This is a predicted complex of two RNAs, RNase P RNA and transfer RNA, with 456 nucleotides together. The prediction has a mean pLDDT of 80. It holds a member of the Rfam family "Bacterial RNase P class A". Gene Ontology terms of the family: ribonuclease P activity, dimeric ribonuclease P complex and tRNA processing. Rfam classes the family as a ribozyme.
RNA sequence: CCAGCCGGACGGGCAACCGCCCGCUUGCGGGAGGAAAGUCCGGUCUCCACAGGGCAGCGUGCCGGCUAACGGCCGGGGGGAUUCCUGGGAACGGGAGUUCUACGGCAAGUGCCACAGAAAACAUACCGCCCGGAACGGCUUCGGCCGUGGAGGGUAAGGGUGAAAAGGUGCGGUAAGAGCGCACCGCGCCCGCAGUAAUGCGGGUGGCAGGGUAAACCCCACGUGGAGCAAGACCAAAUAGGGGGAGAGAAGCGGCCCGCUUCGCUACAAUCCCCGGGUAGGUCGCUAGAGCCGUUCAGCAAUGGACGGUCCAGAUGAAUGGUUGCCGCCCGCCGCUUCCCGCGGCAGGUACAGAAACCGGCUUACAGUCCGGCCGGCUCG
RNA sequence: GCGGGAGUAAUUCAGUGGUAGAAUGCCAGCUUCCCAAGCUGGACGUCGCGGGUUCGAGUCCCGUCUCCCGCUCCA
Numbered sequence: 001c002c003a004g005c006c007g008g009a010c011g012g013g014c015a016a017c018c019g020c021c022c023g024c025u026u027g028c029g030g031g032a033g034g035a036a037a038g039u040c041c042g043g044u045c046u047c048c049a050c051a052g053g054g055c056a057g058c059g060u061g062c063c064g065g066c067u068a069a070c071g072g073c074c075g076g077g078g079g080g081a082u083u084c085c086u087g088g089g090a091a092c093g094g095g096a097g098u099u100c101u102a103c104g105g106c107a108a109g110u111g112c113c114a115c116a117g118a119a120a121a122c123a124u125a126c127c128g129c130c131c132g133g134a135a136c137g138g139c140u141u142c143g144g145c146c147g148u149g150g151a152g153g154g155u156a157a158g159g160g161u162g163a164a165a166a167g168g169u170g171c172g173g174u175a176a177g178a179g180c181g182c183a184c185c186g187c188g189c190c191c192g193c194a195g196u197a198a199u200g201c202g203g204g205u206g207g208c209a210g211g212g213u214a215a216a217c218c219c220c221a222c223g224u225g226g227a228g229c230a231a232g233a234c235c236a237a238a239u240a241g242g243g244g245g246a247g248a249g250a251a252g253c254g255g256c257c258c259g260c261u262u263c264g265c266u267a268c269a270a271u272c273c274c275c276g277g278g279u280a281g282g283u284c285g286c287u288a289g290a291g292c293c294g295u296u297c298a299g300c301a302a303u304g305g306a307c308g309g310u311c312c313a314g315a316u317g318a319a320u321g322g323u324u325g326c327c328g329c330c331c332g333c334c335g336c337u338u339c340c341c342g343c344g345g346c347a348g349g350u351a352c353a354g355a356a357a358c359c360g361g362c363u364u365a366c367a368g369u370c371c372g373g374c375c376g377g378c379u380c381g
Numbered sequence: 382g383c384g385g386g387a388g389u390a391a392u393u394c395a396g397u398g399g400u401a402g403a404a405u406g407c408c409a410g411c412u413u414c415c416c417a418a419g420c421u422g423g424a425c426g427u428c429g430c431g432g433g434u435u436c437g438a439g440u441c442c443c444g445u446c447u448c449c450c451g452c453u454c455c456a
Stems, first nucleotide, its partner, number of pairs: 001377002004374007012327007020031005033352001037363002040361005045228004057224005062076005077103001078101010104219002109217002111213003126159002128155004135148005167185006186208001187206008232284004242275005249268001251266004291310008328350003332346005382452007391405004399436001407423005429445005
């Protein structure tokens, strides 16, 4: 100098003109984001439900802390990967840096482990290794010896299969072998010490049981009522319909013997009046809050406390925009000096995206710039 | 704005963690004078995408993309 990874910060500035939304003091003030996004978690708020306890369902899962809460964040532990250094004959360790980690339990029970392989979990034996009856061959000093062979056994070293093979390395041991014995490594159990704890260290003890899988069912511990601002509350038109009252008219029954007239009761009913519910529409919820900025204190940190300052969008087919000029940043080309640097000119680029009740997180998208750390390459000293 | 569901062959759909299937369609052959029907065979696939768990993922888990559906109040 170039490139990569991880973490953090920023993510254009000024001015003019024309517009849009909100507020009031009516000519002033304010007007998108780090993610406003996805809607994946947690809460505030609102309505509904609710004696108490349990089951089921769902979620979370090393330990401690922070927080209103969380599946979030911080710190610690264990484990993995990688770089460098280092111990050992080997198995296997030790130290430093970077980085990842959905990390309770398979020693409660059940299930699954294709193909290959002898065997995939109450172990087992294909090739092999070893013992070895009969038989055959050779030699013979005639006692037997050697070789081939392999009924029947022993073995789990070696080969082979597989993602995974019933602790590993070495020495002893043995017919061959084997935790069969020993040393070291790994593992289980017990005790002690350190630590709030996860866990770590040390000692003793056991020849080693208990393969893997719980992002398989499941077990254990803890948590969890449901819906969501289109929640919910208020005002309330026209038309239709509901309830109540008055009621022209006309039907039935009854009152006087028939008819007419009239009166009473029952149901129907034009029309008029009153009442309440819902719809269209409107208003509230709606933005001063786990707020923002600065200083300082406590803490390794997340975070919390104190003091001071400050008000910072509230739309509802949904405002926050457009044009121009200057400047900034980046890339390319050309010129000025041989290159770097620097200066000038020209052309281009300036992302992702965009509030809708609000807040804390997570995840995802993002031109370009800056800072810190790690690793690699090239050049010079 | 809020809630729910689905992505597998050209199309419609199946698919216990163990070599991805069916029907229709497409292509070729047989059959027929020719076509249709029928018979035989074949090509068809980044299981939407990216990670993770596992020996092994279409299936399990996480993230993401696309598409589809529902929504006032009272009874």